A computed fold for a 63-nucleotide RNA from Geobacillus icigianus, annotated as Fluoride riboswitch aptamer (crcB RNA motif). Taxonomically the source falls in Geobacillus (Bacteria, Bacillati, Bacilli, Anoxybacillaceae). The prediction has a mean pLDDT of 77. Of the family's consensus pairs, 100% are formed in the model. The sequence was found by an Rfam model in a public genome assembly.

RNA sequence: AACUUCAUAGGCGAUGGAGUUCGCCAUAACCGCCGGUUUCCGGCUGAUGACUCCUGCUGCGAA
Numbered sequence: 001a002a003c004u005u006c007a008u009a010g011g012c013g014a015u016g017g018a019g020u021u022c023g024c025c026a027u028a029a030c031c032g033c034c035g036g037u038u039u040c041c042g043g044c045u046g047a048u049g050a051c052u053c054c055u056g057c058u059g060c061g062a063a
Base pairs, nucleotide, nucleotide: 010025011024012023013022016054017053018052019051020050021049032044033043034042035041036040
């Protein structure tokens, strides 16, 4: 890029997966916070919207 078949069963909630639950959106919802000399620089928290589990990361201790 082309062809065939099936489906159209929604999407989103600052970093992954699953379950439960809550909220928001279809004109979209969503795309973190703080400071400064502010279209740039510096700093900070967190894999959750919330709960649980797993994975990854980080700190401490033990074997």